[in-house]
RNA sequence: AUUUGAAAAAGGUAAACUUGGUGAAAGCCAAGGACACAAAGCAUGAAGUCUAAGGUCGAAAGACUAUGACGGUUCAGCUGCCAAA
Numbered sequence: 001a002u003u004u005g006a007a008a009a010a011g012g013u014a015a016a017c018u019u020g021g022u023g024a025a026a027g028c029c030a031a032g033g034a035c036a037c038a039a040a041g042c043a044u045g046a047a048g049u050c051u052a053a054g055g056u057c058g059a060a061a062g063a064c065u066a067u068g069a070c071g072g073u074u075c076a077g078c079u080g081c082c083a084a085a
Stems, first nucleotide, its partner, number of pairs: 002085004012037002017032006035072001041078002045075003048070003054065004
């Protein structure tokens, strides 16, 4: 350096839920809490999914739409601890 792995050691993150905040919502932030995770570290490149404030259509009910969101949706990219070969 590469590949494989999570058995050991050192650790790390933190689902659902509760409380508070924020946002139109999806969601996000903080505290508590652990379902899980060998990249569940970083970052939206592509796809996929979610929401629809605003916009368009409609008599209305509603429908469509991302510039919004999801990295714990997948693939790709970059970086990283330990062990074995």